[in-house]
Molecule: SAM riboswitch aptamer (S box leader)
Organism: Halobacillus locisalis
RNA backbone atom coordinates (compact mmCIF):
# COMPACT_ATOMS: atom_id res chain seq x y z
C1' N A 1 0.00 0.00 0.00
C1' N A 2 -3.93 -3.51 0.79
C1' N A 3 -8.65 -6.59 3.00
C1' N A 4 -11.91 -7.50 7.63
C1' N A 5 -15.14 -6.02 10.84
C1' N A 6 -16.87 -1.73 13.92
C1' N A 7 -18.42 3.34 14.49
C1' N A 8 -18.37 8.53 12.50
C1' N A 9 -26.30 13.57 14.77
C1' N A 10 -23.16 13.30 21.38
C1' N A 11 -18.68 15.66 24.02
C1' N A 12 -13.97 18.36 24.77
C1' N A 13 -9.84 25.90 26.25
C1' N A 14 -11.19 33.33 27.42
C1' N A 15 -3.70 28.55 28.14
C1' N A 16 1.50 29.00 25.87
C1' N A 17 4.52 28.91 20.92
C1' N A 18 3.65 30.25 16.54
C1' N A 19 2.53 33.74 11.68
C1' N A 20 -1.19 32.73 6.70
C1' N A 21 -3.90 30.43 4.65
C1' N A 22 -7.24 26.64 6.47
C1' N A 23 -12.12 23.18 6.17
C1' N A 24 -8.82 15.31 2.83
C1' N A 25 -8.61 14.90 -2.85
C1' N A 26 -11.63 17.35 -7.69
C1' N A 27 -16.04 20.82 -9.04
C1' N A 28 -20.02 23.56 -6.69
C1' N A 29 -21.66 25.70 -2.74
C1' N A 30 -21.05 27.83 2.39
C1' N A 31 -17.65 28.79 6.16
C1' N A 32 -13.10 29.48 9.68
C1' N A 33 -8.75 33.32 9.67
C1' N A 34 -4.07 39.19 11.76
C1' N A 35 -10.31 39.95 17.57
C1' N A 36 -4.10 35.67 15.35
C1' N A 37 -7.10 30.32 11.84
C1' N A 38 -4.50 25.56 10.14
C1' N A 39 -0.02 23.48 13.06
C1' N A 40 2.90 22.17 18.03
C1' N A 41 2.76 22.05 23.43
C1' N A 42 -0.19 21.73 27.30
C1' N A 43 -4.62 20.91 29.32
C1' N A 44 -9.37 18.80 27.89
C1' N A 45 -13.42 14.58 25.68
C1' N A 46 -14.32 10.09 24.49
C1' N A 47 -13.79 4.70 25.64
C1' N A 48 -11.96 2.04 20.05
C1' N A 49 -7.57 -1.29 22.42
C1' N A 50 -6.90 -2.38 28.12
C1' N A 51 -8.46 -3.22 33.27
C1' N A 52 -12.23 -4.78 36.66
C1' N A 53 -17.15 -6.72 38.83
C1' N A 54 -22.64 -8.93 37.09
C1' N A 55 -24.47 -12.04 34.41
C1' N A 56 -24.53 -15.42 30.29
C1' N A 57 -23.30 -22.71 28.81
C1' N A 58 -17.76 -21.71 31.60
C1' N A 59 -17.98 -19.61 24.56
C1' N A 60 -20.00 -15.45 22.24
C1' N A 61 -22.16 -11.47 23.94
C1' N A 62 -24.25 -7.71 27.29
C1' N A 63 -24.66 -4.52 30.89
C1' N A 64 -22.14 -1.52 34.41
C1' N A 65 -17.17 0.59 36.54
C1' N A 66 -12.12 2.68 35.84
C1' N A 67 -8.44 5.88 32.84
C1' N A 68 -2.75 4.21 34.71
C1' N A 69 -0.88 2.66 29.42
C1' N A 70 -1.31 2.08 23.24
C1' N A 71 -4.24 4.95 19.78
C1' N A 72 -7.77 8.95 18.61
C1' N A 73 -10.61 13.23 19.03
C1' N A 74 -10.73 18.37 20.29
C1' N A 75 -15.89 24.70 14.71
C1' N A 76 -19.80 23.28 11.57
C1' N A 77 -23.44 15.78 10.39
C1' N A 78 -16.91 13.26 7.98
C1' N A 79 -19.41 21.71 6.91
C1' N A 80 -23.29 20.48 3.48
C1' N A 81 -23.37 18.09 -2.23
C1' N A 82 -22.24 15.05 -6.46
C1' N A 83 -23.74 8.04 -7.77
C1' N A 84 -28.47 4.98 -7.44
C1' N A 85 -33.42 4.30 -5.89
C1' N A 86 -37.92 5.84 -3.01
C1' N A 87 -41.88 9.49 -1.49
C1' N A 88 -43.44 15.12 -2.05
C1' N A 89 -44.43 18.49 -5.86
C1' N A 90 -47.45 19.95 -12.16
C1' N A 91 -42.80 20.92 -13.68
C1' N A 92 -37.54 22.68 -14.54
C1' N A 93 -35.11 23.97 -9.82
C1' N A 94 -36.23 21.70 -5.45
C1' N A 95 -37.27 19.63 -0.01
C1' N A 96 -37.03 14.73 1.84
C1' N A 97 -35.68 9.93 3.45
C1' N A 98 -33.13 5.02 2.13
C1' N A 99 -28.63 3.09 0.27
C1' N A 100 -23.31 3.31 -2.07
C1' N A 101 -18.98 5.06 -3.26
C1' N A 102 -14.64 8.18 -0.86
C1' N A 103 -12.87 9.52 3.52
C1' N A 104 -11.51 9.58 9.12
C1' N A 105 -10.37 6.06 13.27
C1' N A 106 -9.97 1.70 15.62
C1' N A 107 -8.17 -3.77 16.29
C1' N A 108 -7.06 -7.45 13.55
C1' N A 109 -4.77 -9.68 9.10
C1' N A 110 -1.61 -10.15 4.42
RNA sequence: CUCUUAUCGAGAGUGGCAGAGGGACUAGGCCCGACGACGCCCGGCAACCUUCAAGGAUAACUUGAAAAGGUGCUAAUUCCUACAGGUCGAAUUGAUCUGGAAGAUAAGGG